[in-house]
Context: one part of a larger RNA
Molecule: small-subunit ribosomal RNA, 5' domain
Organism: uncultured bacterium
RNA sequence: GAUUAACGCUGGCGGUACGCAUAAUACAUGCAAGUCGAACGAGUAGCAAUACUAGUGGCAAACGGGUGAGUAACACGUAUUCAACAUGCCCAUAAGAUAUGAACAACUGAUCGAAAGAUUAGCUAAUACAUAAUAAGAAAAUUAGGGGAAUCCCUGAUUUUUUAAAGAGGCCUUUAAAGCCUCGCUUUUGGAUUGGAGUGCGCAUUAUCAGGUAGUUGGUGAGGUAACGGCCCACCAAGCCUAUGACAGUUAGCUAUGUUGAGAGACAGAAUAGCCACAAUGGGAUUGAGAUACGGCCCUUACUCCUACGGGAGGCAGCAGUAGGGAAUUUUUCACAAUGGGCGAAAGCCUGAUGGAGCGAUACCGCGUGGUGGAUGAAGGUCUUUGGAUCGUAAACACCUUUUAUUGGGGCCGAAUGGUACUUAUAGGAAAUGGUAAGUAAAUGACUGUACCCUUUGAAUAAGAAACGGCAAACUUCGUGCCAGCAGCCGCGGUAAUACGAAGGUUUCAAGCGUUAUCC
Repeated sequence: GAUUAACGCUGGCGGUACGCAUAAUACAUGCAAGUCGAACGAGUAGCAAUACUAGUGGCAAACGGGUGAGUAACACGUAUUCAACAUGCCCAUAAGAUAUGAACAACUGAUCGAAAGAUUAGCUAAUACAUAAUAAGAAAAUUAGGGGAAUCCCUGAUUUUUUAAAGAGGCCUUUAAAGCCUCGCUUUUGGAUUGGAGUGCGCAUUAUCAGGUAGUUGGUGAGGUAACGGCCCACCAAGCCUAUGACAGUUAGCUAUGUUGAGAGACAGAAUAGCCACAAUGGGAUUGAGAUACGGCCCUUACUCCUACGGGAGGCAGCAGUAGGGAAUUUUUCACAAUGGGCGAAAGCCUGAUGGAGCGAUACCGCGUGGUGGAUGAAGGUCUUUGGAUCGUAAACACCUUUUAUUGGGGCCGAAUGGUACUUAUAGGAAAUGGUAAGUAAAUGACUGUACCCUUUGAAUAAGAAACGGCAAACUUCGUGCCAGCAGCCGCGGUAAUACGAAGGUUUCAAGCGUUAUCC
């Protein structure tokens, strides 16, 4: 000098940050992921319009949020490669969307169970499922040309094999037909974005760890993957790593960054941002464009809860909150108004992300606790050589100001670029709807009657902490008498203690001051 600090004494205000470092211990309660009726059939309420509800279906739930247990590793950082790869939604591109069919929920009836839930018979729809048609593409084989450092890659031709689809809402009645518009669906090529994989270099400590390794190292073949690969398997060979530290042990998430230092360096990895890993323990797959699948599924272990003892339910390292541990770390708050995300044509719904408020001198920054004059140098305290000295212009007193506080009023930005309604222009069109561009109008604020401004009152509401032997700024008196005590080091104290305790005075910081801990 610094800190996610704690403790002691003290404490006026504001702004901005930060706030379980310990038990990745266990968790009561609430909330944290839904949405679409413009995909579908039902049901309920209603005269109807319409609204709501569970179910089928779609998209999302792989994001966002948390934690740092594990990991010394291509985990991370940096550079680079993929001629060995994938990519929903989005943008562009080329084409297409034909013909049929069988079911299953919901629902109705019956049954079992304490519950969780389950069984059975019947009925039904779809953008759910299935079959067929069409075919650019894809795969394989043959072949021609071009390219590459290479296993090879690109382009063209022929043959064979194989693979698609779904509708919904709105507009018009003219030229009635495969109408037009919007959203959606299928296939192709390209892009963008996001991811996957490989490699060089960097990346703590111990040699009181010296040998380690059988899927081990390589090959052939088969499997698996989006993709390369002992990734996995069969067979074959006997290799592979290692004092340039293998293997083993200990410790640890990595980085941008932060602290300190003149620098070189040393130390740290809070908040914020990127990457990684994990979700009570260990394992597994499913769905999907994508899975460590925190608030999905199955099994296992430990624990907790319910039970009619037959059987079931659960996972805060999400936000609050509780117990425990600890020197120590906050509210079971408000709002979706803004930013962002999911769904939806949209209105909108959801969002403990986020924006705010609350608590905490935890840190940093700013402000205040008054200003000017005022010597009878008052009283009083302390010291005294008893003359005086000092606290001290300090107080009183006089005048002034009003930050802050208090009284009463006024009152912002964040909010309009989106959406809604209306108007205008514009390409195309028979027209309408619609698209694109511009304009107008009304509405929308959790924070919040907050910030801020004006005003009333009146110096009024606001100073402590540590130290004073040397290091090191600041000294005297009394008490004590190697006692009581102090102490970072040197050292003080045994009767004149500037070092202990008290008082007066002084010094330094100041809403803080000191101590302790850790780093430079």